[in-house]
Notes:
Predicted 3D model of a 117-nucleotide RNA (SAM riboswitch aptamer (S box leader)) from a Deltaproteobacteria bacterium. The source organism's lineage runs through Bacteria, Pseudomonadati, Myxococcota and Myxococcia. Of the family's consensus pairs, 94% are formed in the model.
RNA sequence: AUCUUAUCCAGAGUGGCAGAGGGACUGGCCCAAAGAAGCCACAGCAACCGGGUCCGCUGAAAAGCGGAGUGUCAGGUGCUAAUUCCAGCAAGGCUGUAAGGCCUUGGAAGAUAAGAA
Repeated sequence: AUCUUAUCCAGAGUGGCAGAGGGACUGGCCCAAAGAAGCCACAGCAACCGGGUCCGCUGAAAAGCGGAGUGUCAGGUGCUAAUUCCAGCAAGGCUGUAAGGCCUUGGAAGAUAAGAA
């Protein structure tokens, strides 16, 4: 880097170093010298994965399978401005003389996890 599946209107930040960018891309709109990116420390959120707990089924047992809740483990990742910040493509609806505006659904792209080759 590629493919598959699931999720994406919830949630969670302080300090130190640093010093001009950042929010994937494009457009918009935002954030930023009252300090961006990045790095470090500590803290937190969440519940994808592993472990543990509880329940059910199978089993002589070991154990296996299914489910639930919790955040328990110095566990593996991830995340901690704005819905993935909004839109981008298509269909439908409302409105408007029109240009356009608004709404809904699906998709695309992206992100994260688990798995595959």